The RNA shown here (transfer RNA) has 73 nucleotides and comes from Candidatus Falkowbacteria bacterium RIFOXYA2_FULL_47_9. Taxonomically the source falls in Candidatus Falkowiibacteriota (Bacteria, Bacteria candidate phyla).

RNA sequence: GCCACCUUAGCUCAGCUGGUAGAGCGGCGGUAUCGUAAACCGCAGGUCGUCGGUUCAAGCCCGACAGGUGGCU
Numbered sequence: 001g002c003c004a005c006c007u008u009a010g011c012u013c014a015g016c017u018g019g020u021a022g023a024g025c026g027g028c029g030g031u032a033u034c035g036u037a038a039a040c041c042g043c044a045g046g047u048c049g050u051c052g053g054u055u056c057a058a059g060c061c062c063g064a065c066a067g068g069u070g071g072c073u
Stems, first nucleotide, its partner, number of pairs: 001072007010025004019056001027043005049065005
């Protein structure tokens, strides 16, 4: 230098055919217990990497850029 893939909650990851974004773990609160943990119930937490484009509408489609992983030279 070239090619492919990845980027969504604190972490690991879903998200169909474009139609107002979810799970598990973790955090906080509660129930229960003599007490703690486990268990159960609830709550909070996201400008979906950045910028632009297409569209009535973009996490999803298109382009550029940034970061990461792997391969080639």
Its Rfam family is "tRNA". From the family's description: Transfer RNA (tRNA) molecules are approximately 80 nucleotides in length. By type it is a transfer RNA.